A computed fold for a 345-nucleotide part of an RNA from an uncultured Flavobacteriaceae bacterium, annotated as small-subunit ribosomal RNA, central domain. The coordinates come from a structure-prediction model, not an experiment, and the mean pLDDT is 86.
Context: one part of a larger RNA
RNA sequence: UUGGGUUUAAAGAGUCCGUAGGCGGGCUGAUAAGUCAGUGGUGAAAAGCCUGCAGCUUAACUGUAGAAUUGCCAUUGAUACUGUCAGUCUUGAGUGAGGUUGAAGCAGCUGGAAUAUGUGGUGUAGCGGUGAAAUGCAUAGAGAUCACAUAGAACACCGAUUGCGAAGGCAGGUUGCUAAGCCUUAACUGACGCUGAGGGACGAAAGCGUGGGGAGCGAACAGGAUUAGAUACCCUGGUAGUCCACGCCGUAAACAAUGAUUACUCGGUGUUGGGUUUUAAUUCGGCGCCCAAGCGAAAGUGAUAAGUAAUCCACCUGGGGAGUACGUUCGCAAGAAUGAAACUC
Numbered sequence: 001u002u003g004g005g006u007u008u009a010a011a012g013a014g015u016c017c018g019u020a021g022g023c024g025g026g027c028u029g030a031u032a033a034g035u036c037a038g039u040g041g042u043g044a045a046a047a048g049c050c051u052g053c054a055g056c057u058u059a060a061c062u063g064u065a066g067a068a069u070u071g072c073c074a075u076u077g078a079u080a081c082u083g084u085c086a087g088u089c090u091u092g093a094g095u096g097a098g099g100u101u102g103a104a105g106c107a108g109c110u111g112g113a114a115u116a117u118g119u120g121g122u123g124u125a126g127c128g129g130u131g132a133a134a135u136g137c138a139u140a141g142a143g144a145u146c147a148c149a150u151a152g153a154a155c156a157c158c159g160a161u162u163g164c165g166a167a168g169g170c171a172g173g174u175u176g177c178u179a180a181g182c183c184u185u186a187a188c189u190g191a192c193g194c195u196g197a198g199g200g201a202c203g204a205a206a207g208c209g210u211g212g213g214g215a216g217c218g219a220a221c222a223g224g225a226u227u228a229g230a231u232a233c234c235c236u237g238g239u240a241g242u243c244c245a246c247g248c249c250g251u252a253a254a255c256a257a258u259g260a261u262u263a264c265u266c267g268g269u270g271u272u273g274g275g276u277u278u279u280a281a282u283u284c285g286g287c288g289c290c291c292a293a294g295c296g297a298a299a300g301u302g303a304u305a306a307g308u309a310a311u312c313c314a315c316c317u318g319g320g321g322a323g324u325a326c327g328u329u330c331g332c333a334a335g336a337a338u339g340a341a342a343c344u345c
Base pairs, nucleotide, nucleotide: 003317004316005315006314007299008298012313014202015201016200017199021195022194023193025089026088027087028086029085030084031083033082034081035078036077037076038075039074040073041072042071050066051065052064053063054062055061092192093189094188095187096185097184098183099182100181101180104178105177106176107175108174109173110172111155115151116150117149118148119147120146121145122144126137127136163170164169207248208247209246210245211244212243216242217241221237222236223235224234259312260311261310262309263308264307267290268289269288270287271286272285273284274283275282276281294301295300318345319344320343327338328337329336330335
């Protein structure tokens, strides 16, 4: 390389959009580029290989005639398939109309509980914490309790095996703006589609820059314990951070460890959003569970496939060295991306 693979053995990019490219629905006609057939030329010669015949008694060997040289060019045809051009269709795709759903996004306004702090009242000796303690707080009046005020962050119950979103993710209420899905209808366009190397956008947490904010929690740090030690687990504190705005970073067990799209393939059961009906049933879209066949090394999977097929992309090829070195690109930095070899087993 071919082949074989990618849930868990190495291997699906974190997700989407999309350029080139690859692939692409039904019917009709034209064309004849691909494709197929015939003919001619060429594919140097000789040797070799293969076939027929001949010569050494046979064979090896040799001679002779052909074939072959799978290619290229020209020409004459064929037209199913692919391509190209023209026309047409509606089932793929999209638009419209009528409904409907949701923690989908952004911005503003707003609510109560809890916590902390402050002020004041009542009140007196403890509080707090643990396995047990101590550090800590408290007669300068703590803790408890009541009233008022202030602040920041998060939204109990509803709440679910639920819902929404491309993924990351999204949950008090309300208003505005924005986007999406689904169902019904079948009015419109008429293949407008799928995938997608490069590229672009989004992308948890932590981290970084500037400016705010800072209740609770809490890396670092300090103290108290534990212990042989204890740079930990436990306790008392506590800075960055966690929050907001703007800008970066671009990574995660970014997981369903399962790429996207399309078609087909037994049943049962629950739930969610619609439709027809309303007794049940049935139908379309989602989220689950249990299973048939099949698949699978097995665990398992099983219409939300890991089954049967097709198209396109990404990726794998023994372990370590190593996601390292070097180079390059990006970044303020941290670092990210790309990504070896020697050597060794």